c-di-GMP-I-UAU riboswitch aptamer from a Desulfuromonadales bacterium, 75 nucleotides, folded computationally.
Its Rfam family is "c-di-GMP-I-UAU riboswitch aptamer". On this family, see Weinberg et al., Proc Natl Acad Sci U S A 2017: "Bioinformatic analysis of riboswitch structures uncovers variant classes with altered ligand specificity". The family has 6 seed sequences and 17 matches in Rfam 15.1. Clan: c-di-GMP_I riboswitch clan.
NCBI's taxonomy places the organism under Bacteria, Pseudomonadati, Thermodesulfobacteriota, Desulfuromonadia, Desulfuromonadales.
Its mean pLDDT, the model's own confidence on a scale to 100, is 84.
[in-house]
RNA sequence: UCCGAUAAUCGCAAACCUGGGGCAACCCAGGGACGCAAAGCCACGGGUCCUCCAGGGACAGCCGGGUUGCCGAAG
Repeated sequence: UCCGAUAAUCGCAAACCUGGGGCAACCCAGGGACGCAAAGCCACGGGUCCUCCAGGGACAGCCGGGUUGCCGAAG
């Protein structure tokens, strides 16, 4: 230095509920906690979904990819 957990620390927050926004997928805030080492960020490829469908949009907690990034026992 790399790998490495049933350790520690800092975090995030599914379903569901309340309020708000959007035609919708879904998003924002609060509660909540199923999970997560990138469950941080980016729609680039594939995928799924919505729609007022020559088109436009949503999902980064579906899989790749890009980029930034915490700890490190025994071995």

Overview: It was read from a public genome assembly, where an Rfam model found it.